[in-house]
Bacterial RNase P class A from Ferruginibacter sp., 358 nucleotides, folded computationally. Rfam family: Bacterial RNase P class A. Its family is annotated with tRNA processing, ribonuclease P activity and dimeric ribonuclease P complex in the Gene Ontology.
RNA sequence: GUUGUCAGCCAGGUUAUCGCUCUUAGUAAUAGGGGAGGAAAGUCCGGACAGCACAGGGCAGCACACCGGCUAACAGCCGGCUAUCUUAAAAGAUAAGAGAAAGUGCCACAGAAAAUAACUGUCAUGCUUUGGUGUGAUGAGGGUGAAAACGUGAGGUAAGAGCUCACGAUUGUGCCGGGUAACUGGCAUAAUGGGUAAACCUUGUGUGCUGUAAUGCCAUGUACACCCCGAUUUUUUGCCGGCCCGGCAAAAUGUUUUUAACUAUCGGGGAGGGUAGGCAGCAAGACUGUAACAGUAAUGUUGCAGCCAGAUAAAUGAUAACCCACGACAGAAUCCGGCUUACAGGCUGAUACUAUUA
Numbered sequence: 001g002u003u004g005u006c007a008g009c010c011a012g013g014u015u016a017u018c019g020c021u022c023u024u025a026g027u028a029a030u031a032g033g034g035g036a037g038g039a040a041a042g043u044c045c046g047g048a049c050a051g052c053a054c055a056g057g058g059c060a061g062c063a064c065a066c067c068g069g070c071u072a073a074c075a076g077c078c079g080g081c082u083a084u085c086u087u088a089a090a091a092g093a094u095a096a097g098a099g100a101a102a103g104u105g106c107c108a109c110a111g112a113a114a115a116u117a118a119c120u121g122u123c124a125u126g127c128u129u130u131g132g133u134g135u136g137a138u139g140a141g142g143g144u145g146a147a148a149a150c151g152u153g154a155g156g157u158a159a160g161a162g163c164u165c166a167c168g169a170u171u172g173u174g175c176c177g178g179g180u181a182a183c184u185g186g187c188a189u190a191a192u193g194g195g196u197a198a199a200c201c202u203u204g205u206g207u208g209c210u211g212u213a214a215u216g217c218c219a220u221g222u223a224c225a226c227c228c229c230g231a232u233u234u235u236u237u238g239c240c241g242g243c244c245c246g247g248c249a250a251a252a253u254g255u256u257u258u259u260a261a262c263u264a265u266c267g268g269g270g271a272g273g274g275u276a277g278g279c280a281g282c283a284a285g286a287c288u289g290u291a292a293c294a295g296u297a298a299u300g301u302u303g304c305a306g307c308c309a310g311a312u313a314a315a316u317g318a319u320a321a322c323c324c325a326c327g328a329c330a331g332a333a334u335c336c337g338g339c340u341u342a343c344a345g346g347c348u349g350a351u352a353c354u355a356u357u358a
Stems, first nucleotide, its partner, number of pairs: 001354001003352008012323007020035006037329001041340002044338005049211004056245004061207005066080005081097001082095004098202002103200002105196003119142002121138007150168006169192010215280004226270007235251005252263001254262003287306008
């Protein structure tokens, strides 16, 4: 330097004039300061916050699943192990990574057969028109298939087969060594069809619900009205989302002509009337930038500096000139940490092989 790989940053700019919006000062005029993103998208995950009685126990449901760490937490991130992929090679990429010896299923088509195997073939034997055919044995060779009874070689056999031997492979068990661990190296021994749990299932761990139109306060106004049902004290009703248990709360020693009616209270339902206004929640944060230290890293601690949107039918636009990489994907609506998806162009760093130079 080329090529490969990994990660990060920017996301049009400058000047002038006018316009929009928030905030500060001011009686006002006016002046100062601020004003969309790396994904604001998806609404996928986790939380902060608010409410539900004091929100308890169990089941169901849901989620996760190799080891160790980070974090408020997470299905996230970092590092490692294992497996697979890619490459000439390396760097690297991917993983719904527990269990198939608890059980039940499934593996299409092809093929003889997907596990109680025999199509072709081989061997022995009988018949024969010498083309072939019957019986028995076999599973090495061939065919089918993603996958066909562990592999290679030798011996042996009628022909063959772990039938026997040697060397190997995989899995299980035991022992020794390394590692915090997942796991890994070696030795010995036993066995030899697989795959699939993003199939049902089993095991372990965890888990309240709703959602800022949450919720709280103020003002205004109507009808403490009408109808139906149930209950009124060991009975009934109600109480975060599904069930159960527990628990909590509410309700007349009412009246009368007394097994009925009336009134009151609580709960549920129907029909109808009034209101649609304002404030808070609302942005000082698990915040941003930078430096040092610790750590392989994610990240943490400390110091210094800073305040960087709060609209409410929805604010950042218009004009002119110049620069330029000639502008992609695209607009906040409670906030934060992640994941996924979309993306023109430019810049920076690290790393692997290789070439050259010193």

NCBI's taxonomy places the organism under Bacteria, Pseudomonadati, Chitinophagales, Chitinophagaceae, Ferruginibacter.
It is recorded under the gene name rnpB.
Its mean pLDDT, the model's own confidence on a scale to 100, is 77.